[in-house]
Context: one part of a larger RNA
RNA sequence: UCUACGCGAGGGAACUCGGCAAACUAGCCUCGUAUCUUCGGUAGAAGGGGUGCCUAUUCCUUGUAGGAAUAGGUCGCAGUGGCUAGGGGACUCCGACUGUUUAACAAAAACACAGAUCGCAGCUAGCCCGAAAGGGUUUGUAUUGCGGUUGAAGCCUGCCCAGUGGCGGUACCUGAAAACCCGGUUCAACGGGGAGAAGGGCCGCUAAACGGCGGGGGUAACUAUGACCCUCUUAAGGUAGCGUAAUACCUAGCCGCUUAAUUGGCGGCUUGCAUGAAGGUCCAACGAGGGUCCCACUGUCCCCGCGUUGAGUCCA
Repeated sequence: UCUACGCGAGGGAACUCGGCAAACUAGCCUCGUAUCUUCGGUAGAAGGGGUGCCUAUUCCUUGUAGGAAUAGGUCGCAGUGGCUAGGGGACUCCGACUGUUUAACAAAAACACAGAUCGCAGCUAGCCCGAAAGGGUUUGUAUUGCGGUUGAAGCCUGCCCAGUGGCGGUACCUGAAAACCCGGUUCAACGGGGAGAAGGGCCGCUAAACGGCGGGGGUAACUAUGACCCUCUUAAGGUAGCGUAAUACCUAGCCGCUUAAUUGGCGGCUUGCAUGAAGGUCCAACGAGGGUCCCACUGUCCCCGCGUUGAGUCCA
């Protein structure tokens, strides 16, 4: 000096990206327990009290097991005396939840999930493996199987089919080769013609299909604002919600709370650079998830000291 431990006056997060690490708490009995809530929970909420040993009595008990209660006594700083053994509370984001995952740097807000919804499929089906034979789904049959998206429940899920895609229809138009007909001095090359499949044109439907969801000007008897009006334009011009957000550039927006002081956190406003409905919003419970605060606690720190273990330095 390091290593793994133990203790520490006063202060108590001033440390730090961040209480990382450590400490506090801890078992059992008993009293008591807010808010919210999907009425199950939250909850061991929180916060108190007790706890050893000896004697006697009573009760439970099938018990030379065991347990409970009452009274008295008694020792220590301390009685779950060792081991063992939750720190707690408040707000918020995300994901409903238990689960799953990068064997050996990521456990998560990612995946999955129950639920929701759309599509294909009537069985010699659809989907999948296989040049095929054959096989799986299935010795199943639409309350089934396969595929896509979303992701509990609650409240809801607006407008657009012009583009791309899907499905259906279609008098008519277009539409290859082969085949057919005609021509080609005989054959052929070749030339021409009619008919005409799918597809396309054309007509519809379809957004929980891919996707999309405007601009300018004026206007109310203070001002401001603009229910209202005009105009350009689109397939339609963003509805309900939520909103400075895991999304907001300006931005450390503005106001309030929290602090002595806050680029933080929470609440509100919101003209949203560039929110928004299979997704939005809300949300009890849950989480080795992210952010913030409070109490307790502490060598994280002020500021380091001492001791124990094992190394190193040094000497032999």